[in-house]
Molecule: transfer RNA
Organism: Candidatus Giovannonibacteria bacterium
RNA sequence: GUGGCUGUAGCUCAAUGGUCAGAGCGCCGGUCUGUGGCACCGGAGGUUGUGGGUUCAAGUCCCAUCAGCCACC
Repeated sequence: GUGGCUGUAGCUCAAUGGUCAGAGCGCCGGUCUGUGGCACCGGAGGUUGUGGGUUCAAGUCCCAUCAGCCACC
């Protein structure tokens, strides 16, 4: 340099273009307990890497770009 894959909560990952973007773990609070853990209940936490475009509607489709990885050169 060329081609491809991945990027979503603190971590690991879901989400058929469609009406509040969720789950598990973790974190915070409560119940329980002599204390802790387990269990149960509740809560916080997201500009879906970035910037544009298409659409009535985009995490999803298109373009560019950034980062990581793979193959080729």